[in-house]
RNA sequence: CCCAUGUAGCUCAGUAGGUAGAGCAUGGCGCUUGCAAUGCCAGGGUUGUGGGUUCGAUUCCCACGUGGGA
Repeated sequence: CCCAUGUAGCUCAGUAGGUAGAGCAUGGCGCUUGCAAUGCCAGGGUUGUGGGUUCGAUUCCCACGUGGGA
């Protein structure tokens, strides 16, 4: 200098800007003599931080962080 990336405890989606989801994990219930497995339900996010644009930003722009390349 260039590219990619940052979203739930973990791994990751998402959206040509209109207010966020899955799987696993966690808790409860059912099943079982009990445990495991399985089924149902629930909780959990200032969408990394700070700024900018906008009526409105997870989404667009800038700086910082991380990884890769030259």
Molecule: transfer RNA
Organism: Salmo salar